[in-house]
Context: one part of a larger RNA
């Protein structure tokens, strides 16, 4: 100087407390450990590894195991000889590959012989290759402290020096955010603002959006003409600055409470993460040192693993019912997606789903009827008209191909389970909690991730405690 204290003082965080919902008990998803097995391919391991890499393993993928092959090689560059590339069948075989009969002659240079470019084959070594090892040899990238408010420097001074000081102190912020003071005076990398979206208003501009007024039409509908006011789209613009009045406050930073506003005191939400800490993680995204391997540790293909199954953990999803189930009946959304793709209609099926098929590369067409809500009906407390697990049967669909392994339909079963022990999670306002839509991945497969919007709450007296942080202080036999 630091770092630690069950040392003190100050202060902050859904950190406790005041509330609401879960998890820990069932059942199934899904991801780890164990265990099993040829193989169950590898990574990730407190917080910061377990619905993590994986934004989707039937084959492929794939990296693992078996078994069949190949050795200049599945991919790269050079030499040498052959051949134009292409292409049609046919025996062997699980394929990969072997054997074999055909077709076929192009581009440039040159009258032609001949040469050359790509492209195939065949031979030779130099070399190809390695998801093999080391993230403790390494960039790049990334968590994690933590959007916490810090972490430095030049000069000067002060100390023999390590170093202090500036950064400490009185206020006062969400902030080392500002104000006063002060042997300091300034700076820099954070904070903050700048950007992105949201809430209000004006312009501009009016199709594929919108329809107040006018006029047709039609059982109905912006459907027509016309309009461009409005709603909206999408570009410029204003508006918020403790500006303004009052009151505390040092006559200051600044607070508290008001006005006017669509918004009020960083208005709301997103990007955005200083010096650094973990020899954090990653050599299997790439790169790359070293070391290994070289008829294999490479490379092809077919099957079969990655899906196992006494069991233990996390993470969901269903539910256990009357604030509900079931059945009919009606209303209202947003963001996204579509050509090997979205599909209106129509017709057939109890469906899932097929046939035929019109728009639409989309403010124009499609998928799209959003659900919970309303209203009406029924069930009446029961392992039920709640669960829906398993389990037989018969289908669809995608796909070369659903036995090991998809997803759904239908019919029939109808399992635990009657609110969950110690323990533990999350969340402060459009939050939680509930309810549906969409997208990426994708042939096909989602209860997970990423967005979207309906409906919409209770609480918070407070910082004694419990976790984690800031700052100053003290005390140390600690570096």
């Nucleotide at each position: 100087u630091g770092a630690c204290g069950g040392g003190g003082g100050c202060c902050c965080g859904c950190a406790c407390a005041a509330g609401c919902g879960g998890u820990g008990g069932a059942g199934c998803a899904u991801g780890u450990g164990g265990u099993u097995c040829a193989a169950u391919u590898c990574g990730a391991u407190g917080c910061a590894a377990c619905g993590c890499g994986a934004a989707g393993a039937a084959c492929c993928u794939u990296a693992c195991c078996u078994a069949g092959g190949c050795u200049u090689g599945a991919c790269a560059u050079c030499c040498a000889g052959a051949g134009a590339a292409u292409u049609a069948c046919u025996c062997c075989g699980a394929a990969a590959g072997g054997a074999g009969u055909g077709a076929g002659u192009g581009c440039c240079c040159g009258u032609a012989a001949g040469g050359g470019a790509a492209c195939u084959c065949u031979g030779a070594g130099a070399c190809c290759g390695g998801u093999g090892c080391u993230g403790c040899a390494u960039g790049g990238c990334u968590g994690u402290c933590g959007u916490c408010a810090g972490c430095u420097c030049g000069u000067g001074u002060c100390g023999u020096g390590a170093g202090a000081u500036g950064u400490u102190g009185g206020g006062u912020u969400a902030a080392g955010u500002c104000c006063c003071g002060c042997a300091a005076c300034g700076a820099g990398c954070g904070c903050a603002a700048c950007c992105c979206u949201u809430g209000c208003c004006c312009u501009u501009a009016g199709u594929u959006g919108c329809c107040a007024g006018c006029g047709a039409g039609u059982c109905a509908u912006g459907u027509c003409g016309g309009g461009c006011a409005c709603u909206c789209u999408a570009a410029g613009g204003g508006g918020g600055c403790c500006g303004c009045c009052g009151a505390u406050g040092u006559c200051a930073a600044a607070u508290c409470g008001g006005a006017g506003g669509a918004a009020g005191g960083u208005g709301g939400g997103g990007a955005u993460g200083a010096c650094g800490u973990c020899a954090a993680g990653u050599c299997c995204u790439c790169a790359u040192g070293g070391c290994c391997u070289u008829u294999a540790u490479g490379c092809c293909u077919a099957g079969g693993g990655c899906u196992a199954c006494a069991c233990a953990c996390g993470u969901g999803c269903u539910a256990c019912a009357a604030u509900g189930g079931c059945c009919g009946g009606u209303a209202c959304a947003g963001a996204g997606g579509g050509c090997a793709g979205c599909a209106a209609c129509a017709g057939c099926g109890c469906g899932a789903g097929c046939u035929g098929a019109a728009g639409c590369a989309a403010a124009u067409c499609c998928a799209c009827u959003a659900a919970a809500g309303c209203c009406g009906g029924u069930c009446u407390c029961a392992g039920u008209a709640c669960g829906g697990a398993u389990u037989g049967g018969a289908g669809u669909c995608u796909g070369c191909a659903a036995c090991u392994c998809g997803a759904c339909u239908c019919c029939a079963u109808g399992a635990a389970g009657g609110u969950g022990g110690a323990a533990u999670c999350g969340c402060u306002a459009g939050u939680a909690a509930u309810c549906g839509c969409g997208g990426a991945u994708c042939a096909g497969c989602a209860u997970g991730c990423c967005g979207c919007g309906g409906u919409g709450a209770a609480u918070a007296c407070g910082u004694u405690c419990c976790c984690g942080g800031g700052c100053c202080u003290u005390g140390u036999a600690c570096a």

Model confidence (mean pLDDT): 85 of 100. Small-subunit ribosomal RNA, 3' major domain from an uncultured bacterium, 479 nucleotides, folded computationally. RNAcentral holds the full RNA, with entries from ENA and SILVA.